[in-house]
RNA sequence: GACUUAUCAAGAGUGAUGGAGGGAUUGGCCCGAUGAAAUCCGGCAACCAUUAAACAAUGUUUAAACGGUGCUAAAGCCAGCAGAUUAAUUUCUGCACGAUAAGAA
Numbered sequence: 001g002a003c004u005u006a007u008c009a010a011g012a013g014u015g016a017u018g019g020a021g022g023g024a025u026u027g028g029c030c031c032g033a034u035g036a037a038a039u040c041c042g043g044c045a046a047c048c049a050u051u052a053a054a055c056a057a058u059g060u061u062u063a064a065a066c067g068g069u070g071c072u073a074a075a076g077c078c079a080g081c082a083g084a085u086u087a088a089u090u091u092c093u094g095c096a097c098g099a100u101a102a103g104a105a
Base pairs, nucleotide, nucleotide: 003103004102005101006100007099008098013041015040016039017038021031022030023029026079027078028077042072043071044070047068048067050064051063052062053061054060055059076097080095081094082093083092084091
């Protein structure tokens, strides 16, 4: 890197260093010297692991949060295609693209 499964409208900083970029890509629209990226610390969450309890029991649910990841502006910031729907550029569903976790060759 390709594949499989699950999730993606909740949640999380007035911190330190740093010093101009950032929000995947393209278009838009935004964030940023009242300080971007990155690193550290803090925090959130509960995918995996772990622990405890209950039960329909080699699993399920609930709780915890010392481990492995992840995340910490805006719905995955918005969009493209198909179907349905609306007075509508409205709304909904699926797909595509992407991200993360776990798995497998």